[in-house]
Context: one part of a larger RNA
Molecule: small-subunit ribosomal RNA, central domain
Organism: uncultured Gammaproteobacteria bacterium
RNA sequence: CUGGGCGUAAAGGGUUCGUAGGCUGCCAAGUCAGUCGGAUGUGAAAGCCCCGGGCUUAACCUGGGAAUGCCAUUCGAUACUGCUUGGCUAGAGUAUGACAGAGGAAAGCGGAAUUCCGCAUGUAGCGGUGAAAUGCGUAGAUAUGCGGAAGAACACCAACGGCGAAGGCAGCUUUCUGGAUCAAUACUGACGCUGAGGAACGAAAGCGUGGGGAGCAAACAGGAUUAGAUACCCUGGUAGUCCACGCCGUAAACGAUGUCAACUGGCUGUUGGAGACGUUAGUCUGCAGUGGCGAAGCUAACGCGUUAAGUUGACCGCCUGGGGAGUACGGUCGCAAGAUUAAAACUC
Numbered sequence: 001c002u003g004g005g006c007g008u009a010a011a012g013g014g015u016u017c018g019u020a021g022g023c024u025g026c027c028a029a030g031u032c033a034g035u036c037g038g039a040u041g042u043g044a045a046a047g048c049c050c051c052g053g054g055c056u057u058a059a060c061c062u063g064g065g066a067a068u069g070c071c072a073u074u075c076g077a078u079a080c081u082g083c084u085u086g087g088c089u090a091g092a093g094u095a096u097g098a099c100a101g102a103g104g105a106a107a108g109c110g111g112a113a114u115u116c117c118g119c120a121u122g123u124a125g126c127g128g129u130g131a132a133a134u135g136c137g138u139a140g141a142u143a144u145g146c147g148g149a150a151g152a153a154c155a156c157c158a159a160c161g162g163c164g165a166a167g168g169c170a171g172c173u174u175u176c177u178g179g180a181u182c183a184a185u186a187c188u189g190a191c192g193c194u195g196a197g198g199a200a201c202g203a204a205a206g207c208g209u210g211g212g213g214a215g216c217a218a219a220c221a222g223g224a225u226u227a228g229a230u231a232c233c234c235u236g237g238u239a240g241u242c243c244a245c246g247c248c249g250u251a252a253a254c255g256a257u258g259u260c261a262a263c264u265g266g267c268u269g270u271u272g273g274a275g276a277c278g279u280u281a282g283u284c285u286g287c288a289g290u291g292g293c294g295a296a297g298c299u300a301a302c303g304c305g306u307u308a309a310g311u312u313g314a315c316c317g318c319c320u321g322g323g324g325a326g327u328a329c330g331g332u333c334g335c336a337a338g339a340u341u342a343a344a345a346c347u348c
Stems, first nucleotide, its partner, number of pairs: 004319003007302002012316001014201004021194003025088007033081002035077007049065006091191001092188005097182002103177007110154001114150008125136002162169002206247006215241002220236004258315006266293007274285004297304002321348003330341004
């Protein structure tokens, strides 16, 4: 280098955008760079291979021939690739019109609940558990009523539902804003796909500064349990959870399944448009999503099965026995925590 792989055995990058690069629709003309063919030159000798000869054979020596990737020049071929030119509309996109949605950002508003505070009613318990105790309560708790304050989360609707690239997104209203889908036309005319580096986004926890702090709750304290109990259970409780700005850059970041495109039997739900039929109820068709079951096929099996793990193509990432180890050293990044890149000795 070739060959084999990546749902669960080792292996898909957390996600998207995008530079270089790789790959790239249909028709025609030109060119002949790649590609293919011929000729000439070169390709030393020896060796290898073929046919002979010489040592009694052989090894060995020796004559002739063949072969020689490649390179240069030249003459041709023109299907494919490249390049140039012209054209096309099936890919991609733009415009117009509809349309669903927890897509994103900001501001405002709402009710239920919880806790606390005040007043009132009222009296001896409350709370908690397997059982208890710590705890709260005659300085009047718990319970009940009224009033007030605060912060956080939004019951029902709710779905096997929707939206988003992923992370993720749910009370209501307004403003700003991204994307998708459908229908019919018109327009641009390959403008495309992937994407090493790179950039942006990226749950939770954590960090910095300043706020906020109702509930919950690492740490911590106490009570139990227990042989012990640095736990599980209980009573408390601080960071944190919330907001603004700035970091961090990781997750079983999962569909453990990279992105894009083409092709390959069906049945049945559901979401959003459109169309046809029907008086209505409704039925049917096609498009775009999202579930279930399953032909063929694939798979070690499980299973996947038009949303493929089927049949192919383009490009990227990754794997190569277990441990040592996602560690050490070095580099880069970070305030730190640490992240990322990433071995070896040794051992089985």